[in-house]
RNA sequence: CCGUGCUAGACGGGGAACUAGCGGUGCCCUGUACCCGGAAUCCGCUAUACCGGGGUCGAACUCCCUUCUGAGGCUCUCGACCCUGGCCGAACCGGCGCGGCAAGUAGUGUUGAAGGCUGGGUCCCAUGCAAUGGGUGGGUGUGAACUAGGUCAGAUCCGAGAGGAAGCAGCCUUAAGCAUUUCGUCCCAUGUGCCGUGGGGUUGCCUGGCUGGAGCCAACUGCCGCGUACGACGACCAGGAGCGGCGUCGAAGUUGGGUGCACGG
Numbered sequence: 001c002c003g004u005g006c007u008a009g010a011c012g013g014g015g016a017a018c019u020a021g022c023g024g025u026g027c028c029c030u031g032u033a034c035c036c037g038g039a040a041u042c043c044g045c046u047a048u049a050c051c052g053g054g055g056u057c058g059a060a061c062u063c064c065c066u067u068c069u070g071a072g073g074c075u076c077u078c079g080a081c082c083c084u085g086g087c088c089g090a091a092c093c094g095g096c097g098c099g100g101c102a103a104g105u106a107g108u109g110u111u112g113a114a115g116g117c118u119g120g121g122u123c124c125c126a127u128g129c130a131a132u133g134g135g136u137g138g139g140u141g142u143g144a145a146c147u148a149g150g151u152c153a154g155a156u157c158c159g160a161g162a163g164g165a166a167g168c169a170g171c172c173u174u175a176a177g178c179a180u181u182u183c184g185u186c187c188c189a190u191g192u193g194c195c196g197u198g199g200g201g202u203u204g205c206c207u208g209g210c211u212g213g214a215g216c217c218a219a220c221u222g223c224c225g226c227g228u229a230c231g232a233c234g235a236c237c238a239g240g241a242g243c244g245g246c247g248u249c250g251a252a253g254u255u256g257g258g259u260g261c262a263c264g265g
Base pairs, nucleotide, nucleotide: 001265002264003263004262005261006260009057010056011055012030013029014028015027020046021045022044023043024042034054035053036052037051038050063258064257065256068253069252072249073248074247076245078244079243082240083239084238085237086236088234089233093231094230095228096227097226098225099224100223101222103221104220105219107216108215115211116210117209118208119207120206121205122204123200124199125198126197127196128195129193130192131190132189133188134187135186137183138181139180140179141178142177148173149172150171151170156165157164158163
């Protein structure tokens, strides 16, 4: 060095979670990697840390150590940005409210604006008239069994008589009262009046006249001021998503090395 047969070992690994801890089933990553049975209300084990049974490869592409790269996971009072909430601030921008100006639009004005003078109405007081209602008066009608008047038949009474007296019914009249009134006066009242007179007031509104001689108005646009923390903005605090960073574990790839026994030639 070659051949044959063996042995250690390998036939997947890792992360988080669970656990005193380790491994497995289950989840995730890697990516291809023997089979069967068991296991989350878990299963098996104890630093040689899945258990039981079977199979294949086997000292190297495959086993062991190592360099670099590195999927992915975990951790952090780490970083910037973003989102959400709270609180505070601020009137720069937007929104909203109020006030002002009057450049533009609209409206209005030489068929006369603003302003000035003057009068009326609306308002208040008094009063007249009218209307309405009530009362009173007048007229008309009615109206008294007795307690009104006149006339009083009959009847009654007095009287010798002449005559006289009182007087019911009836008739006439009338008082109070009642009813009515196309009547007139007076009084009172009024949620009354396109009514009149006098006085007061005139802030506002409407309106007439005179004067005046070009503005007036502020609805919209615009501009200015003040206010308001609604939007947007800023500081701080808390929470969250993704990203990055420190640390940590790390599949997989890659670099360099290492590792037997027996027999025969």
Molecule: Bacterial large signal recognition particle RNA
Organism: Planctomycetota bacterium